[in-house]
RNA sequence: GGGCCUCUAGUUUAGUGGCAGAACGCUUGACUGCGGAUCAAGAAGCAUCGGUUCGAUUCCGUUGGGGUCCA
Numbered sequence: 001g002g003g004c005c006u007c008u009a010g011u012u013u014a015g016u017g018g019c020a021g022a023a024c025g026c027u028u029g030a031c032u033g034c035g036g037a038u039c040a041a042g043a044a045g046c047a048u049c050g051g052u053u054c055g056a057u058u059c060c061g062u063u064g065g066g067g068u069c070c071a
Stems, first nucleotide, its partner, number of pairs: 001070007010024004018054001026042005047063001049061003
C1' cells in the first nucleotide's frame, strides 16, 4: 500500500426494512438485627457523516476504531 470481516447499554450479546430486547453489573425499595440470597421497580445503547426508501440498527457509500490475510 491492497483485499476481507467487524462496530447495538458498563460487559457479553439478540434483533435480515415498520415500538431497540435479554443476561450479568449498577441504583432505589421490600424482606433481614446487619449483610447475602430472593422479590419489585428504575437508569443506561444502534461508532461518524451522507445516500436509497413513506419508513434504516438493518441496504449502499465515506470517515474512524478493532481483527485478519497478501505485499
Predicted 3D model of a 71-nucleotide RNA (transfer RNA) from a Gemmatimonadales bacterium. Its mean pLDDT, the model's own confidence on a scale to 100, is 83. It matches the Rfam family "tRNA". Rfam classes the family as a transfer RNA. Rfam's curators write: Transfer RNA (tRNA) molecules are approximately 80 nucleotides in length. The RNAcentral record of the sequence draws on ENA and MGnify.